[in-house]
Order: sequence, then structure tokens, then C1' cells
RNA sequence: AUCGAGAUAGCCAAGCGGUUAAGGCAUCGCUCUGAUACGGCGACAUGCGAAGGUUCGACUCCUUCUCUCGGUA
Repeated sequence: AUCGAGAUAGCCAAGCGGUUAAGGCAUCGCUCUGAUACGGCGACAUGCGAAGGUUCGACUCCUUCUCUCGGUA
């Protein structure tokens, strides 16, 4: 330089045009216990890398850019 993949909450991670953006871990509360742990119930958070575009509607499609990983030279 060029090609490909990726960026979603404190962490991991699904979703890939539509209504409330799943789930797990962590955290907090209740329950359970003699007390812990485990289990059960509930709560939680300014979460879709940035800016434009297409569309009635974008996390999702298109363009550019940023960062990470990899291939080729």
C1' cells in the first nucleotide's frame, strides 16, 4: 500500500431493516441457612466506534474516517 474480519452495558456475547436490543458473568435488594456458599425471585446501567447517506423506518444497507486482529506485497 492493498484485501478480509471485527468494534453492542463494568466483562463476555446473540441479534442483522420494524415494536421492549436476547442471554450469561459481575453488582445491589429480598428469600433460603444457625451463619456462609449454592439455589430461587427481583432490580440495575448515558450499551450498538464516529460522521454522513438511502429508507416511511437503520445496530442491521451504502460511503468516508478511527481503532483492533489477520492475509498478501
Molecule: transfer RNA
Organism: Bacteroidota bacterium